[in-house]
Molecule: SAM riboswitch aptamer (S box leader)
RNA sequence: UUUUCAUCAAGAGUGGCGGAGGGACAGGCCCGAUGAAGCCCGGCAACCUGCAUGUCUAAUGCGAGGUGCCAAUUCCUGCAGGAUCGAAUCUGUAGAUUCUGGGAGAUGAAUG
Numbered sequence: 001u002u003u004u005c006a007u008c009a010a011g012a013g014u015g016g017c018g019g020a021g022g023g024a025c026a027g028g029c030c031c032g033a034u035g036a037a038g039c040c041c042g043g044c045a046a047c048c049u050g051c052a053u054g055u056c057u058a059a060u061g062c063g064a065g066g067u068g069c070c071a072a073u074u075c076c077u078g079c080a081g082g083a084u085c086g087a088a089u090c091u092g093u094a095g096a097u098u099c100u101g102g103g104a105g106a107u108g109a110a111u112g
Stems, first nucleotide, its partner, number of pairs: 001112001003110006013041001015040003021031003025078004042070003047066002049063005074104001079101007
């Protein structure tokens, strides 16, 4: 890096170093000198995994070796459709709210 499958509304610090950025991209909206990124420690969870039970398939329980994660639903929206509402004198148009599906992204496992 390709493809496939699964998950993405829960959870996790008044710590140390560090010093101005960060939230993938775009538009918003936010976080940040009452200290961003990053590193260390700490923690959360349980995808893979170890053990036990088992109908030996499924599943359940205990652990935590490999990952992962620790503001805001993946922070919200990006595309399509439905429902409700609906300005500009008119037109259910612009737009608002919401639901469903998809896209994009993230993580794990497998895969060329």